[in-house]
Context: one part of a larger RNA
RNA sequence: CUGGGCGUAAAGGGUGCGUAGGCGGUGUGGUAAGUCUGGUGUGAAAUCUCCGAGCUUAACUCGGAGCGGUCAUCAGGAACUGCCGUGCUAGAGUGUGGGAGAGGAGAGUGGAAUUCCCGGUGUAGCGGUGAAAUGCGUAGAUAUCGGGAGGAACACCAGCGGCGAAGGCGGCUCUCUGGACCACAACUGACGCUGAAGCACGAAAGCUAGGGGAGCAAACAGGAUUAGAUACCCUGGUAGUCCUAGCCCUAAACGAUGAGCACUUGGCGCGGCAGGUUUCGAUGCUUGCCGUGCCGGAGUCAACACGUUAAGUGCUCCGCCUGGGGAGUACGGUCGCAAGGCUGAAACUC
Numbered sequence: 001c002u003g004g005g006c007g008u009a010a011a012g013g014g015u016g017c018g019u020a021g022g023c024g025g026u027g028u029g030g031u032a033a034g035u036c037u038g039g040u041g042u043g044a045a046a047u048c049u050c051c052g053a054g055c056u057u058a059a060c061u062c063g064g065a066g067c068g069g070u071c072a073u074c075a076g077g078a079a080c081u082g083c084c085g086u087g088c089u090a091g092a093g094u095g096u097g098g099g100a101g102a103g104g105a106g107a108g109u110g111g112a113a114u115u116c117c118c119g120g121u122g123u124a125g126c127g128g129u130g131a132a133a134u135g136c137g138u139a140g141a142u143a144u145c146g147g148g149a150g151g152a153a154c155a156c157c158a159g160c161g162g163c164g165a166a167g168g169c170g171g172c173u174c175u176c177u178g179g180a181c182c183a184c185a186a187c188u189g190a191c192g193c194u195g196a197a198g199c200a201c202g203a204a205a206g207c208u209a210g211g212g213g214a215g216c217a218a219a220c221a222g223g224a225u226u227a228g229a230u231a232c233c234c235u236g237g238u239a240g241u242c243c244u245a246g247c248c249c250u251a252a253a254c255g256a257u258g259a260g261c262a263c264u265u266g267g268c269g270c271g272g273c274a275g276g277u278u279u280c281g282a283u284g285c286u287u288g289c290c291g292u293g294c295c296g297g298a299g300u301c302a303a304c305a306c307g308u309u310a311a312g313u314g315c316u317c318c319g320c321c322u323g324g325g326g327a328g329u330a331c332g333g334u335c336g337c338a339a340g341g342c343u344g345a346a347a348c349u350c
Base pairs, nucleotide, nucleotide: 003322004321005320006319007304008303012318014201015200016199017198021194022193023192025088026087027086028085029084030083031082033081034080035077036076037075038074039073040072041071042069048066049065050064051063052062053061054060091191092188093187094186095184096183097182098181103177104176105175106174107173108172109171110154115149116148117147118146119145120144121143125136126135162169163168206247207246208245209244210243211242215241216240220236221235222234223233258317259316260315261314262313263312266295267294268293269292270291271290272289273288274287275286276285277284299306300305323350324349325348332343333342334341335340
């Protein structure tokens, strides 16, 4: 390589959109490129295989046949694939009517709490720990009451609840805006799936500029602990955490499980919509679709486990793996302000 694989052994790209490419529903007419059949031509000799012959045998030599092709050309076939045409509606989309949602962006606004400031009451402690000390406090702290400032986050509701492609999203109101779902079956008529490149999004930390800064808190300082303690504990505390604009592009970016379609016993919940039944209504029971969980059957699996939300049974397309270390390193390229990212070896060694 052929293969075999990718939940946990090496291996699913962080996620989406999408170009090329690959793959593609159903009827019918044509075509004949793929495909199939036949004819003709050619596929040198030697080698190789089989049969036979010749050197005493064998090796060797000779004769015959076979073998050997993305081959050329002609004729034919038309099921399948392709191509051209014409239909269909089960895929996909549009429309109409609905309701659900922390989906996104901007603006405004509310209360609790922490801290700080001012004033009142009040007096010797407060704070902190395993125990302490550093620290704060008679210049009046802690506690308590009233007033004010400012920033950040939204208790309860809150839920194996919801929404989003993923990252992620949670007080309330308004404006702008994306998607999904259900019902109807009016419209389009395969318009689809996947997706190398490419483009966009992408937690936290970090970077640039300007703001902001309550709490928390890398670094740092001090106090403890300890043999030591560059830690764990305590008192402080700066970047940062927040906002605006621009970068960075990583993650245990996890369901460690790529996307799509189809098929394959069930049970019990939760969320959304619709139908049937009950009812004046609420509600109860029940059915269908979508989503989200738990448990389990067949089957699968090395086991654990998965099990209609598959890791079962199949098909299509993409990504990736191929012993451990060296190493996600070096070199080169490329991106970045930098940090560094992406791509990514070898010697050597076990």